c-di-GMP-I riboswitch aptamer from a Campylobacterales bacterium, 102 nucleotides, folded computationally.

RNA sequence: ACUGUUAAAAGCUACACUUGUCGUGAGGCAAGGCCGGAAAGUCAUGGAUCUUGGGUACUAGUAUAACUCUAUCGUAGAUGAAGAGAUCGCCAGACUGCACAA
Numbered sequence: 001a002c003u004g005u006u007a008a009a010a011g012c013u014a015c016a017c018u019u020g021u022c023g024u025g026a027g028g029c030a031a032g033g034c035c036g037g038a039a040a041g042u043c044a045u046g047g048a049u050c051u052u053g054g055g056u057a058c059u060a061g062u063a064u065a066a067c068u069c070u071a072u073c074g075u076a077g078a079u080g081a082a083g084a085g086a087u088c089g090c091c092a093g094a095c096u097g098c099a100c101a102a
Base pairs, nucleotide, nucleotide: 004100005099012037013036017032018031019030020029021028022027035089041095042094043093045092046091047090048087049086050085051084052083056076057075058074
């Protein structure tokens, strides 16, 4: 230094819930609270879920400079498309971090 672990030591954080506040809302912030966490630190990058919205959105190949259109094969869609938001303590990914008995 890397991987791994949670022994020991020093710490960190704060679920649900309550109050206040911001927001149409999901939810955020602050105080109390302390279920838990070895990244439960940061990032909304890919999924997933939630809110709002209310009718389309996307994919493979061919044609085309490209877009559009057409045709063909498919996926999702009022049991809610596109768009706009939220959740990092839903999963993954990226970046960073304390200790070092075994």

Notes: NCBI's taxonomy places the organism under Bacteria, Pseudomonadati, Campylobacterota, Epsilonproteobacteria, Campylobacterales. Its mean pLDDT, the model's own confidence on a scale to 100, is 77.